[in-house]
RNA sequence: UAGUACUCCGGAGAAUCUCAUUCAAUUGAGUGCCGAAGGGGCAAGACGGGGCGACCCGUUAAUCUCUCAGGCAAAAGGACAGAGACGC
Numbered sequence: 001u002a003g004u005a006c007u008c009c010g011g012a013g014a015a016u017c018u019c020a021u022u023c024a025a026u027u028g029a030g031u032g033c034c035g036a037a038g039g040g041g042c043a044a045g046a047c048g049g050g051g052c053g054a055c056c057c058g059u060u061a062a063u064c065u066c067u068c069a070g071g072c073a074a075a076a077g078g079a080c081a082g083a084g085a086c087g088c
Stems, first nucleotide, its partner, number of pairs: 003086002006084003010080001015031001017030004032072003038068001039066003045060006
């Protein structure tokens, strides 16, 4: 330096939707949405290979994209970021 079942701190988006049910946002169904747990997808470029050449093949990212999962008052969660702790 990498890393992490750890601690503190900051941390966005979108329904306090409809119907039924319940002591209870409890549970079920429906419609409309969101992307920043997790998961899936790829190529202008880069790299590698092939071809005399036009070109062909392979690999590779995200906060892009999909919306399976998750989420749409608050709380919780939350990618990412800062500080510490552990660790080599």
Glycine riboswitch aptamer, 88 nucleotides, folded computationally.
It was read from a public genome assembly, where an Rfam model found it.
The coordinates come from a structure-prediction model, not an experiment, and the mean pLDDT is 77.